[in-house]
RNA sequence: AAUUGAAAAAGGCAAACUCAUUGAAAGGUGGGGACGCAAAGCUACGGGUCUAAGGUUCUAAAGGAACUAUGAUGGCUGAGUUGCCAAG
Numbered sequence: 001a002a003u004u005g006a007a008a009a010a011g012g013c014a015a016a017c018u019c020a021u022u023g024a025a026a027g028g029u030g031g032g033g034a035c036g037c038a039a040a041g042c043u044a045c046g047g048g049u050c051u052a053a054g055g056u057u058c059u060a061a062a063g064g065a066a067c068u069a070u071g072a073u074g075g076c077u078g079a080g081u082u083g084c085c086a087a088g
Base pairs, nucleotide, nucleotide: 003087004086005085012037013036017032018031019030020029021028022027035075041081042080043079045078046077047076048073049072050071054068055067056066057065058064059063
């Protein structure tokens, strides 16, 4: 140093649900809460997924339908990048 996460220790993060808040929505943020996580740290660059305000088209009485990301998801995944402890 590659690599690895069996055992140990110091710590870390926080799903569902819930309260508040924000957003058109998906979702985000904060409090409570722990299902899990060795990158469940960070980056929407590739793929995937979610939403459809606005836009376009169709229908049209109100209204409704389809498509669309410039919105979102790093706890879906590849890639990039940084990093704790231990083994080595």